[in-house]
Parts: sequence; C1' cells; structure tokens
RNA sequence: CCAUACCAGCCGGGGGAGCAGCGGGUCCCUGUACUCGAAGUCCGCUACAGCGAGGGUGGAAUCCCGAUUUGAGGGCGUUUAUUGCGUAGUCUGUACCAUACGGAAUGUGUUGACAAAUGGGUCUUGCGCGAUUAGCGGCUGUGAACCAUGUCAGGUGGGGAACCAAGCAGCAUUAAGCAGUUUAGCUGAUGCGCCGCAGGGUAGCCUGUUUCGAGCAGGAAACUAUGGUGUCGUGCGUAAUGACCGUUCGAUCUUUGGGUGUAUGG
Repeated sequence: CCAUACCAGCCGGGGGAGCAGCGGGUCCCUGUACUCGAAGUCCGCUACAGCGAGGGUGGAAUCCCGAUUUGAGGGCGUUUAUUGCGUAGUCUGUACCAUACGGAAUGUGUUGACAAAUGGGUCUUGCGCGAUUAGCGGCUGUGAACCAUGUCAGGUGGGGAACCAAGCAGCAUUAAGCAGUUUAGCUGAUGCGCCGCAGGGUAGCCUGUUUCGAGCAGGAAACUAUGGUGUCGUGCGUAAUGACCGUUCGAUCUUUGGGUGUAUGG
C1' cells in the first nucleotide's frame, strides 16, 4: 500500500412552550435528511444520551474537535407610533346644557301706557230659592172561600100564626197589600246651580269707574361670568399590534487547522 471481516461514529439540526432539569412527539424556522412502533389525564431518562426492533454506510468529499464568515427564525428589554379598555373635571383646551348679563325683531299705547285709589267677581261662612233624589201623603186601578160592611134570592132555625133571627152564593163597597201616576202638600239628603240675601276676606288674577299723562310688554344673536355633563382632546394606568435600537439563543452557509481503529492474508 492492497483485499476481506469487524468495532467506534454517522444516516439531520435549531427556537418556543412545557418540565425540578434534559431529550423526543406536538407548534414554528431551516430545507431533504434510512424504515417501523409507542408517546398530552404524555413517552424515555438523571445521561457527554431520546427508548425499542430492523436496515444502510463506515476510517474519510461523508465521522469527531477547534477557530472564522454569514445569518432564517425565536426569546427578553428601552424608546416610540396606532388602536382598545379603565380612570381623572382641582386638565386653564374642546363640545353640549342650564342660569345670570345683554338687549334685537315684534306687539301694544293720547280711542289713554305704567302707577295709585275705589266698586264688583274669583275665595269663604250662614240663610233662602230652585233642581235632583228618597220617604210619607194624595189620586187611579186592582184587591177577601170563612174569620170585613151593606143588601142578602134560595135554603136553615124559632113560633099556632103574624113575624123574628143567623146567614151561603151573587151584587155593591172597602181594609191590609200590589201596580200605576202629567201627584196638591210635608220631611230628609246633596260631588247640583252663569240663582238671590247678609257677613268675612281680598296675596294673586279678571273686570267697571276715577286721578295722573308716556310709556309698557317682549325677549333673538354676540360677548362675558358662574355651574353642570364628560363628546373629542389631554394626563395616568393597562393590553394588543407595528417600527427603530440593544441584548440573547441560533438552523444554514463560507474559509481554515487538527484528530480517529482491530484482526487475518498478500
């Protein structure tokens, strides 16, 4: 140095989450990288490593270590922007509302404004009148087998007779009761009255008269002030998203240096 067999190694890695911690499945990145099995109310571990079964490669272009370049993507933090939510009116902004201030248009007024005096009404007390209603009463009708009245046929009783007595039905009348009423009158009541009389009251309002003689009513806009609400804005807090910067982990990529067997035969 060559050949055969074998051993180590390799056949992907990283971030987040989770976990006492680590690796794996799940999520994300890288991008091609043997197959199969289990793995979220998880699986395997405490290790220089996923576990179990099989396959390939295998001493270097491919494995291992160090340095270097690049840097997908993820985590954290400062600042800042936008948006959502909460909070503050002792936030001097802004919006709206209320009040005051202000006093315009307009109306009214010598056919008399404002003001004053006075009478009346509205209010209240009493009485009266009316109305309505209830009861009593009046009137009309009806209304009694007997226990209502009158008349009482027939019949009954008494009597020698004349005659007398009681009396049903019928007829007439009437009591209580019932019904009606265009109901004289009496009594009571009232969520009634453009009613009357008398007394009281009269702040306000309406109205008549008198005095006086020129105002009176009205209330817009702006400004200002005060108070309120809290729309927008602003401040503070909080959450999400984006951007810049810093920090951290880091796949991939570039370049370079070093390291790694055993047996047998020739």